[in-house]
Description: Predicted 3D model of a 101-nucleotide RNA (SAM riboswitch aptamer (S box leader)) from an Anaerolineales bacterium.
């Protein structure tokens, strides 16, 4: 890496190296030198898989903000009638697991 199936309003950080960027991707709005990205250490959630009579334990994830919002589409609704603005609803996209090839 491309299928498939399941969730996705919950929940869970601290010390050390590090030194400027990160939140997938666009907009946007936001974290962030009161210290980002990345590694290590320790700890904590917890889903989904294996084990177990349960507890646990093991694997893989997760540990600012709803997958941060939005993006397409369809419906209501508002309105300064515009490339607008809000609500829902499904979709596409993302992420995590489990499968099958």
């Nucleotide at each position: 890496u491309a299928c498939u199936c399941a969730u996705c309003c919950a929940g869970a950080g601290a010390g050390g190296u590090g030194g400027a960027g990160g939140g997938a991707c666009c907009g946007a709005c936001c974290c962030u030198u009161u210290g980002a990205a990345a590694c290590c250490u320790c700890g904590g959630c917890a889903a989904c898989c294996g084990u177990u009579c349960a507890a646990g334990c093991g694997g893989u994830g997760c540990c600012a903000a709803c997958u941060u919002c939005g993006g397409c589409a369809a419906u209501u609704g508002a309105u300064c009638u515009a490339u607008u603005c809000a609500a829902u609803u499904g979709a596409u996209a993302g992420a995590u697991g489990a499968g099958a090839g």
NCBI's taxonomy places the organism under Bacteria, Bacillati, Chloroflexota, Anaerolineae, Anaerolineales. The model forms 94% of the base pairs in the Rfam consensus.